[in-house]
RNA sequence: CCGUGCUAGGCGGGGAGGUAGCGGUGCCCUGUACUCGCAAUCCGCUAUAGCGAGGCUGAAUUCCCUGUCGAGGUGUUAAGACUUUAAGGUCUGCCUUAAGGGAGUAGUGUUGACACUUGGGUCCUGCGCAAUGGGAACUCGUGAAUCAUGUCAGGUCCGGAAGGAAGCAGCAUUAAGCGAACAUUCUCGUGUGCCGCGGGGAAGCCUGAGUCGAGCUAUGAACUUAAGUAACGCUUAGGGUCUUGACAUCGACACAGGGUGCACGG
Numbered sequence: 001c002c003g004u005g006c007u008a009g010g011c012g013g014g015g016a017g018g019u020a021g022c023g024g025u026g027c028c029c030u031g032u033a034c035u036c037g038c039a040a041u042c043c044g045c046u047a048u049a050g051c052g053a054g055g056c057u058g059a060a061u062u063c064c065c066u067g068u069c070g071a072g073g074u075g076u077u078a079a080g081a082c083u084u085u086a087a088g089g090u091c092u093g094c095c096u097u098a099a100g101g102g103a104g105u106a107g108u109g110u111u112g113a114c115a116c117u118u119g120g121g122u123c124c125u126g127c128g129c130a131a132u133g134g135g136a137a138c139u140c141g142u143g144a145a146u147c148a149u150g151u152c153a154g155g156u157c158c159g160g161a162a163g164g165a166a167g168c169a170g171c172a173u174u175a176a177g178c179g180a181a182c183a184u185u186c187u188c189g190u191g192u193g194c195c196g197c198g199g200g201g202a203a204g205c206c207u208g209a210g211u212c213g214a215g216c217u218a219u220g221a222a223c224u225u226a227a228g229u230a231a232c233g234c235u236u237a238g239g240g241u242c243u244u245g246a247c248a249u250c251g252a253c254a255c256a257g258g259g260u261g262c263a264c265g266g
């Protein structure tokens, strides 16, 4: 140096988490690199740190160490973005209320705004009048068999006669009563009227007259002030996620270098 056969070793690794610590199951990242049983209310171990059983490979591209690279994870921190919690109305907008303000709009106004003066009405009240309701008178009709009147047929009475008297029925006119439409008169009354005459009257409304000469009425923005309100924006203090960096930490794969048995034979 070559060949053969063994053994050590290897047959994935890492991160976070968990744990006194180590490893595993589970999650995540790489990657393709045996099987079975156990295992998060955990399973098995003790710095020699999975346990138990089996299989393949096997001293080198495959094992071990060092270095380079750096997929990815974790921590701290700075800035930004998003999200969430709490507080704040004496930071602060939005919003609400009140006050000031008075742009604009609409109506009306020299056929005279606003203001002032004055008369009247509306309002109250007294009297009167009218209307209206009731009653009465008046008018008409009806209306007393008897206890209204007039006339009193018939009949009765007195008288010799002439004549006289009383008087039923009837008729007429009436009393009491009853009925009736208009008109007239008297009387009593009224939240019927404004008709007349007076008195009162604070304000409002309507109307007439006079003076003055340009606004008046309604709505109301910008803006300002005061008070309030923590839903949103704002301020302050925290939490979470993501992005970009910085500082650390662990670190797969890959690459480079180095190292490492035994036996037999040639």
Base pairs, nucleotide, nucleotide: 001266002265003264004263005262006261009057010056011055012030013029014028015027020046021045022044023043024042034054035053036052037051038050063259064258065257066256067255068254072250073249074248075247076246077245078244079243080242081241082240083239084238085237086236087235088234093232095228096227097226098225099224100223104219105218106217107216108215115211116210117209118208119207120206121205122204123200124199125198126197127196128195129193130192131190132189133188134187135186136185137184139180140179141178142177148173149172150171151170156165157164158163